A computed fold for a 60-nucleotide RNA from an Anaerolineales bacterium, annotated as Fluoride riboswitch aptamer (crcB RNA motif).
The model forms 100% of the base pairs in the Rfam consensus.
The coordinates come from a structure-prediction model, not an experiment, and the mean pLDDT is 76.
NCBI's taxonomy places the organism under Bacteria, Bacillati, Chloroflexota, Anaerolineae, Anaerolineales.
It was read from a public genome assembly, where an Rfam model found it.
RNA sequence: UUUAGGGAAAGCGAUGGAGUCCGCCAUACUCGCUGAAAAGCUGAUGACUCCUACAUUUCA
Numbered sequence: 001u002u003u004a005g006g007g008a009a010a011g012c013g014a015u016g017g018a019g020u021c022c023g024c025c026a027u028a029c030u031c032g033c034u035g036a037a038a039a040g041c042u043g044a045u046g047a048c049u050c051c052u053a054c055a056u057u058u059c060a
Stems, first nucleotide, its partner, number of pairs: 011024003016051006032041003
């Protein structure tokens, strides 16, 4: 490099996508917080990295 055989294959982790790792769970798990209510607040990650969106500041 080529060929052959066998096995595995779900979902989820509060707002988008991908990779890696971790965790949870299909009788289920998951679906943010404060407040009596009105209403208000943080975050695109479960963690790390990258992209996109949004927000702030500076420069061209």